[in-house]
Molecule: SAM riboswitch aptamer (S box leader)
Organism: Mucilaginibacter terrenus
RNA sequence: UACUUAUCCAGAAAGACAGAGGGAAAGGCCCUAUGAUGUCUUAGCAACCUGUACCGGCUUUAAGCCAGUGUAAGGUGCUAAUUCCUGCUCCGCACUAAACGGGGACAGAUAAGCU
Repeated sequence: UACUUAUCCAGAAAGACAGAGGGAAAGGCCCUAUGAUGUCUUAGCAACCUGUACCGGCUUUAAGCCAGUGUAAGGUGCUAAUUCCUGCUCCGCACUAAACGGGGACAGAUAAGCU
């Protein structure tokens, strides 16, 4: 970097440095000198992976495999707004339409695996 699988309406901020942009992209709508983005420190959230405690199932004991409930030591991640909203498509409603509601796709983010 590509691919596969899972999740994405929950949750969680202070300080220091620096100083103008930022929210992926387009349109919107927002945040921002009452300090954006970024870096660092500390704190927190969460529970994807490892660890660990308990428990269920498959299996010939065992090894192993699958699932669940905790914990939070380790590896990541995250701490404005639902992935901030929308775009494409299908369905419902409707008048053929807008608006509204719902499903899916695309794109994106994170984790684990693989290359």